RNA sequence: GGCGACGUGGCCAAGCGGCAAGGCAAGAGUCUGCAAAACUCUCAUCAUGGGUUCGAUUCCCAUCGUCGCCU
Numbered sequence: 001g002g003c004g005a006c007g008u009g010g011c012c013a014a015g016c017g018g019c020a021a022g023g024c025a026a027g028a029g030u031c032u033g034c035a036a037a038a039c040u041c042u043c044a045u046c047a048u049g050g051g052u053u054c055g056a057u058u059c060c061c062a063u064c065g066u067c068g069c070c071u
Stems, first nucleotide, its partner, number of pairs: 001070007010024003018054001026042005047063005
């Protein structure tokens, strides 16, 4: 220098055009004499900026970052 994959809450991770599942952790509450356990609730402008579309996490382009391959 060329090519490809990936980027989603604090962590892991699903989603493949129609207002983002789940688990762990954290916080609040119920319960308890106090705890633990259990149960309930809360927590996402989907790397950034544009474009397409009635509508974008999803499709297109560029940039940034991580990883890999070729030279």